[in-house]
RNA sequence: GGAGCCGGACAGGCUGUCGCUGCCGGCCCCACGGCCGGGGGAGGAAAGUCCGGACACCACAGGGCAGGAUGCUGGAUAACGUCCAGCGGGGGCGACCCCGGGAUAGUGCCACAGAAACAGACCGCCCCGGGCGACCGGGGCAAGGGUGAAAAGGUGGGGUAAGAGCCCACCAGUUGUCGCGGUGACGCGGCAAGCUCGGUAAACCCCAUCCGGUGCAAGACCAAAUAGGAAGGUGACCGGCCCGGUCACGACCCUUCGGGUAGGUUGCUGGAGACGGCGGGAAACCGCCGCCCUAGAGGAAUGACAGCCGCCCGGCAACGGGCACAGAAUCCGGCUUAUCGUCCGGCUCCGUAC
RNA sequence: GCUCCCGUAGCUCAGGUGGAUAGAGCGAUCGCCUCCUAAGCGAUAGGCCGCAGGUUCGAAUCCUACCGGGAGCACCA
Numbered sequence: 001g002g003a004g005c006c007g008g009a010c011a012g013g014c015u016g017u018c019g020c021u022g023c024c025g026g027c028c029c030c031a032c033g034g035c036c037g038g039g040g041g042a043g044g045a046a047a048g049u050c051c052g053g054a055c056a057c058c059a060c061a062g063g064g065c066a067g068g069a070u071g072c073u074g075g076a077u078a079a080c081g082u083c084c085a086g087c088g089g090g091g092g093c094g095a096c097c098c099c100g101g102g103a104u105a106g107u108g109c110c111a112c113a114g115a116a117a118c119a120g121a122c123c124g125c126c127c128c129g130g131g132c133g134a135c136c137g138g139g140g141c142a143a144g145g146g147u148g149a150a151a152a153g154g155u156g157g158g159g160u161a162a163g164a165g166c167c168c169a170c171c172a173g174u175u176g177u178c179g180c181g182g183u184g185a186c187g188c189g190g191c192a193a194g195c196u197c198g199g200u201a202a203a204c205c206c207c208a209u210c211c212g213g214u215g216c217a218a219g220a221c222c223a224a225a226u227a228g229g230a231a232g233g234u235g236a237c238c239g240g241c242c243c244g245g246u247c248a249c250g251a252c253c254c255u256u257c258g259g260g261u262a263g264g265u266u267g268c269u270g271g272a273g274a275c276g277g278c279g280g281g282a283a284a285c286c287g288c289c290g291c292c293c294u295a296g297a298g299g300a301a302u303g304a305c306a307g308c309c310g311c312c313c314g315g316c317a318a319c320g321g322g323c324a325c326a327g328a329a330u331c332c333g334g335c336u337u338a339u340c341g342u343c344c345g346g347c348u349c350c351g352u353a354c
Numbered sequence: 355g356c357u358c359c360c361g362u363a364g365c366u367c368a369g370g371u372g373g374a375u376a377g378a379g380c381g382a383u384c385g386c387c388u389c390c391u392a393a394g395c396g397a398u399a400g401g402c403c404g405c406a407g408g409u410u411c412g413a414a415u416c417c418u419a420c421c422g423g424g425a426g427c428a429c430c431a
Stems, first nucleotide, its partner, number of pairs: 001350010012309007020041002023038006043325001047336002050334005055215004062243004067211005072086005087100005101206002106204002108200003122145002124141007153171006172196002174193008219266004229257005234248004259430003273292001275290006310323005355427007364380004373411001382398005404420001406418003
C1' cells in the first nucleotide's frame, strides 16, 4: 500500500418564526370550553407478528389421550426457538464462518437407468458335460467392466478351478471393555471382536424436555337507547376428546335471528428502567451504592418554512443537488427483515522497504 | 391492535401423500366449414408455479424468512 474478518457507537447540528398533542400553574366562564406562561413529545429497528414472558379473564388451571414446539454439553435468564462458553463435523491459506438427538426399535420411499436400491448377476472369470466349431446346457464367484446421486472398507500378500475379510499384516472406521483427564459433551491410550452395518427423520416414527385456553377489541366502572321479541337447547366453566370436579337449575343460563348504541372513565405507563461507580464471574449475566424521570394518542400529536454550519456528489469558481430505512398504540426480553453513510476498537492474508 | 386464510397461463381453477417435458375450461392467433358471421372441427403460442435461501440425488409440493392480497373479532338488552 492492497484485499478481507469480527465487534461496538451515532443516525446531521444550532437559532428564529408559525403550528400540533398531553402534563403543571394562573386567569375568564354556570357549564361546555377558551386564553397566557412553563416544561415533555418516536426508533435501532417503533416493522414482520416469528418466539418467550409479565398482566387480565376463564376454577391463580386438576388427571389422561391427542396435538404442537425444541433437540450435542455446561451455564445465564422471569422465560425462550435467545445469549455465553465449550465439544464434534464441514468450509476457508487465515482472521473467521456454517451445521448439530436417534437410520443395529419398527414401517415407508429411493423416479429414470441398472442384473440388483437391501437383495441380486447383464457383460465377465472359472469348473463340468455336449458339439469339429461359432456356441449351447448345468453349476460356482462377486475381483474387474457397465448403470446410477448412491453398489457394501483401502493397500499388499497368502489362498483358490476362479474368486472373495475366506485368511494374514498394516491403515481407516464401528462396537464392547479397561485406565487416565474433564462437571459434561468428549479427548488420549491399551485390549478384544473381521464387526465393515447404504441414504432419507425440514417421511411416519422413537427417546428426552416443555406447553391449559383466550388476548388490552383481555378486563373493571359509568351513561344513553331499544321489542327482554322469536326459534332451538339441560347448560356453563371446558377449549379436539375422555375422566373427575364445581355451579346453575327448568329460565334470572347458552346459541342463532331480530332490536339498540357506536359515548365516557380506567387498565396506561416508574419499569425484569436508563446512566455512573464499585464488586463477583472466563463470558453471557448478577449484586450493592449513588443519581435521574425519559411519549402516552384515540380518524390517532411528535410538523412546516427560513438562515448558518457539518458531510457527500457535480463544477475552475460563483453556485446547484442530496443527507438513508422508516412512524410508538398494554408493557418487556429476543429473533428476523429494511437501512445513505460516518467514526472507533481488535484481528488475518498478500506485496514492498528496513 | 389481535387471529386466520390464499398466491400455478390473459381469467377461473386442478395438481400438493416429493420422481413432470406442470395440466383443464374460457380467452388469443392461424387454418377448415359458410355467400358472410356465429356455432362446430383441427392446430399453435402463452408459465423462471409470488420472491429468496435451505433439506434431498431430485422441490410447484417439505422447512425458514420476505412480498402481495383477502376475511373475521366492539358494546348493551